[in-house]
Molecule: transfer RNA
Organism: Methanobacteriota archaeon
Parts: sequence; structure tokens; C1' cells
RNA sequence: GCCGUGGUAGCUCAGCUGGGAGAGCGUCUGACUGAAGAUCAGAAGGUCGGGUGUUCAAAUCACCCCCACGGCA
Repeated sequence: GCCGUGGUAGCUCAGCUGGGAGAGCGUCUGACUGAAGAUCAGAAGGUCGGGUGUUCAAAUCACCCCCACGGCA
């Protein structure tokens, strides 16, 4: 340099047939307990890597850029 895969909550990841942004773990609060753990209930937490475009509407489509990993040279 070229090709491919990936970047979504603090972590691991789903969602990519364009229309509701989600799960598990973690954190916080409450219940329970002498206390803690386990369990149960609830809550907070996201510029969907950045930008532009297409569209009534973009995490999802197109283009450019950044980062990580793999392959080729």
C1' cells in the first nucleotide's frame, strides 16, 4: 500500500429486510438478613467511532476520514 472483519451503556455483545435503541454482568436504591452474600423489585447510565450525503425518516444505505484485529504484498 491492497483486501476483509469489527467500533452500539462502565464491561461482553444483540439489533444492519431503513421507522420502538436493547440484553446479560456491573453500579445505585428498596425488600429480605443481626450484618453481608444469594434472591426479588425498581432506577440511573448511550453525540450508535467522526463528518457529509440520500430519504418523510439512518445504528442500519452511499462516500470520505479515524481506530483495533486478521490476511496479502